Glycine riboswitch aptamer from Roseicyclus marinus, 94 nucleotides, folded computationally. The model forms 91% of the base pairs in the Rfam consensus. Its Rfam family is "Glycine riboswitch aptamer". Rfam's curators write: This family represents the bacterial glycine riboswitch. Lineage of the source: Bacteria > Pseudomonadati > Pseudomonadota > Alphaproteobacteria > Roseicyclus.

C1' cells in the first nucleotide's frame, strides 16, 4: 500500500401468513370506508428460552436463521433478519 475483517452511511434485492366472519356507523339502497368484537394464521424488527462447552460446579456463564409468539405482522403501502455494491473510519465502532 492492497486485500480480508469490523462499525457507520447510502443504494439495490428481500420471505411468510384471514382483501376472513359478525355487529354498528355512513347510504334512498348498496359498494367502499370507519369503529368494535370473534376466532384462525405467520416469523426474518425487537424480545424471551435452551445444548455442547466453560467456571469459583447444590449454582452460574454462554448460540442461532432453532424454539416461544410478549411485541410485531397476515390486499397494497410501510416495515423487514439477511445478502450485494459504493464510500468513510479503523485499536476505530460497539
Nucleotide at each position: 500500500c492492497c486485500a480480508u475483517c469490523g462499525u457507520c452511511a447510502c443504494a439495490g434485492g428481500g420471505a411468510g401468513a384471514c382483501g376472513c366472519u359478525g355487529a354498528c356507523c355512513c347510504c334512498g339502497g348498496a359498494a367502499a370506508g370507519g369503529u368494535c368484537a370473534g376466532g384462525g394464521c405467520c416469523g426474518a424488527a425487537g424480545g424471551a428460552g435452551c445444548a455442547a462447552c466453560c467456571g469459583c460446579c447444590c449454582c452460574g456463564g454462554u448460540a442461532a436463521a432453532c424454539u416461544c409468539u410478549c411485541a410485531g405482522g397476515c390486499a397494497g403501502a410501510a416495515g423487514g433478519a439477511c445478502c450485494u455494491g459504493u464510500g468513510a473510519c479503523g485499536g476505530a465502532a460497539c